The prediction has a mean pLDDT of 83. This is a predicted structure of a 295-nucleotide part of an RNA (large-subunit ribosomal RNA, domain VI) from a Candidatus Bathyarchaeia archaeon.
Context: one part of a larger RNA
Parts: sequence; C1' cells; structure tokens
RNA sequence: UGCUGGUCGCUUGAGGGGAAGGCGCCCUGAGUACGAGAGGAACGGGGCGUCGCAGCCUACAGUUUACCGGUUGUCCGACAGGGCAAAUGCCGGGCAGCCGCGCUGUCGGAGAUAAGAGCUGAAGGCAUCUAAGCUCGAAGCUCCUCCCGAAAAUAAGCGGCCACUUUACGGCAUCACUUAACCUGGUGACAGGUUAAGGCCGUAAACGAGGGCUGGGGUAGAAGACCCCGUUGAUGGAGCGGAUGUGUACGCACCGAGACUUCGGUCGAGGUGUUUAGCAUGCCGCCCCCAAUAG
Repeated sequence: UGCUGGUCGCUUGAGGGGAAGGCGCCCUGAGUACGAGAGGAACGGGGCGUCGCAGCCUACAGUUUACCGGUUGUCCGACAGGGCAAAUGCCGGGCAGCCGCGCUGUCGGAGAUAAGAGCUGAAGGCAUCUAAGCUCGAAGCUCCUCCCGAAAAUAAGCGGCCACUUUACGGCAUCACUUAACCUGGUGACAGGUUAAGGCCGUAAACGAGGGCUGGGGUAGAAGACCCCGUUGAUGGAGCGGAUGUGUACGCACCGAGACUUCGGUCGAGGUGUUUAGCAUGCCGCCCCCAAUAG
C1' cells in the first nucleotide's frame, strides 16, 4: 500500500516449520513355542544406560570486573580512608542472574502404502496374488500432538464501539434527467425557454470510536518491536524491614615482647573486650517521601 466504512478484541486454520527421537543392555515371557536330539526363539510387559532434543536452577559444579575480607609495591593523608599496579595488582570467599559437569521430561494412537504375503478370479472349462475386485503389510509417508500462520488476491468468521455527516473555499463536469421559480403559447392536460440546485475531485474546519506520541520501567530487547505501570498508583528511586554474602569495622578501654630515657615517663608490632561486629546487596516485602501531574 492492498484487502471497498473505520477501529479494537476473540477465533478459524489454507499453508509453512521440527527428527524429536535414535541405539544398546538386563529381567520376565521361557528353558516355553519349535526340534528326534543337540539346541533354542518371538509378540507383549518391566527396568537401566547412552547419544540427541526441549525445559529448568531446589541441591551439586562453574562463573560472579555486584559485594566482603586479607595482603605487596608506590602515591595522597596526622589517623581513618583512598588512587594506581596493562583493563580486578595479587590472594581467600561469594548471593541473585547466567550456565553444565547438574535436575526434569522425551508418550501413544489412527489412516493410506512400498517390497513382500495372500483371497477370490478370468483371458486360457484347468491353473494363476491381477487383468476387474478384495485382505494384510515398514524405523519410511500423512494425520492427531508442538511452533508460526488473514497478503490464504476466493485477502476469512464472530462480537464490541464509532461513523455512514455539516460548513466554507477552489477546480472539473453540467448531453440528458429530476426538483423549484419565472417567461412565452394553449381553455386545459401540456409544450418551448431562462435561472438555480442536485454530480465528481481537492483543501480547511467541526464531530468522532480508536490508535500513536509524550512519562516511569522490564519477565523483553541491536534499533523498531514486545510486556507492565502512570495518583482510582507500589512502575523506578530514596527510606525501612527480612533474607543473604563476608567474617568481627572505626573509635575507646585494658594487656603487651621490647626500644628510648634527663628515671618523671615516652614509643610500641600485636592481642583481648566493646562485637554473631561493621560493610554490602541485581533477591523478597513494606511505605506515596521523590519522579510517573499535565498534554
């Protein structure tokens, strides 16, 4: 853009996509069927493993340049606390999230067939699975099942809402027809004529369901898109609480090997207590303080 009024919602499902399953072992069936014996199945049922596929993060493992702690060199600094060290200086931990090495699932049915196995059966009095007809028969094919899917041009269906108008200006058309008014002719039905309106297109305004933009965001994401929220509000931030991570902060008090000393004291790594501390949070909640007002 189209789908011949617009828009929103719910469907249908032409058509398209996938491989979503593959393989192995064990038990049972069964020492059965079969077979003189030796030997020795299958259908079905149950369990396990492996590869693949799909989903997930309770636990396990990894990551975790959020975070917490330790520590080396150097710089700032009285201390405290920090910057940098090739993109985390190094080391020890590490939630959420992501993820596998982890966990869960991976079923069954229907139909038409292939090779093939058959039934009936002629040509050809017999015979013959085939010529007519019919019954079966694959991990393969189609369908059910999963995903996409009204652009499926035969452009679908159902439902909700709104509209199916008005005014102004401009352009085009104005053969015919209709309506109205007037003129002429006619007693009249009417006839002829003139004018105006009725047409189409465009622009602007009004009305109008609905949509978009603008605002706060994430279960979404390269941008669009998608999803949620916008005061009738917990959408993001701040604050508070919980849970979790790290591992006991600063300051203060006491102890302290020892060093210095003018003998009065001063300094002192570190330790203990305060302290299951301090710090932190992508998690879970609470709360309209701030921003989602308005347009």
The source organism's lineage runs through Archaea, Thermoproteati, Candidatus Bathyarchaeota and Bathyarchaeia (SeqCode). The full RNA is in RNAcentral, with records from ENA.